RNA sequence: GCCCGGAUGGCGGAAUUGGUAUACGCGCAUGCCUUAGGAGCAUGUACCGAAAGGUGUACAGGUUCAAGUCCUGCUCCGGGCA
Numbered sequence: 001g002c003c004c005g006g007a008u009g010g011c012g013g014a015a016u017u018g019g020u021a022u023a024c025g026c027g028c029a030u031g032c033c034u035u036a037g038g039a040g041c042a043u044g045u046a047c048c049g050a051a052a053g054g055u056g057u058a059c060a061g062g063u064u065c066a067a068g069u070c071c072u073g074c075u076c077c078g079g080g081c082a
Base pairs, nucleotide, nucleotide: 001081002080003079004078005077006076007075010026011025012024019065027045028044029043030042031041032040046055047054048053059073060072061071062070
C1' cells in the first nucleotide's frame, strides 16, 4: 500500500429484508425482606430539559418518507496479502 471484519448506555451484547435504538445479561441506585449482611423480590438506570419536547449507534457527510443497517470520506482496533 491492498483486502476482510469490527466500533451501539457504566460493562458484555442484541436489533430479521432499511420501519419503536439500547432487547437480554452484568453492574449500580432506591425500597421490601433480614438483628445485620448475602441470596431473593419490586422499581429505576444514554444525554439535555421543570415539563412538553429535543438529541444520540467512533467521527464528518450523502441517499431515503424513514439509516445502527445502504453509499463516500476519515479515525482507531483485529486479521490476511505483498

Transfer RNA from a Candidatus Saccharimonadota bacterium, 82 nucleotides, folded computationally. Its mean pLDDT, the model's own confidence on a scale to 100, is 80. The organism belongs to Candidatus Saccharimonadota, within Bacteria. Its Rfam family is "tRNA". Gene Ontology term of the family: triplet codon-amino acid adaptor activity. Rfam classes the family as a transfer RNA.